The RNA shown here (transfer RNA) has 67 nucleotides and comes from uncultured Eubacterium sp. Taxonomically the source falls in Eubacterium (Bacteria, Bacillota, Clostridia, Eubacteriaceae).

RNA sequence: GUGCUGUAGCCAAGUGGUAAGGCGUGGGACUGCAACUCCCUGAUCAUCGGUUCAAAUCCGUUCAGCA
Numbered sequence: 001g002u003g004c005u006g007u008a009g010c011c012a013a014g015u016g017g018u019a020a021g022g023c024g025u026g027g028g029a030c031u032g033c034a035a036c037u038c039c040c041u042g043a044u045c046a047u048c049g050g051u052u053c054a055a056a057u058c059c060g061u062u063c064a065g066c067a
Base pairs, nucleotide, nucleotide: 002067003066004065005064006063009023010022011021017053026040027039028038029037046062048060049059050058
């Protein structure tokens, strides 16, 4: 210098129009107590700007990681 990646505690989808899902955490139901099962529960989308009626998404800078 170039390319790729950055989304919840972890994994991970989402290519302009209210951010899916799984695991885990917490609460509840069930049970004599548990386990299993079921219900409920959460995101400043790395940072700062820009474009747009509207940005996780497009553009630029910076930061971190990998090659």

Record summary:
Rfam family: tRNA. Rfam classes the family as a transfer RNA. Rfam's curators write: Transfer RNA (tRNA) molecules are approximately 80 nucleotides in length. The coordinates come from a structure-prediction model, not an experiment, and the mean pLDDT is 82. The same sequence occurs in records of 2 taxa.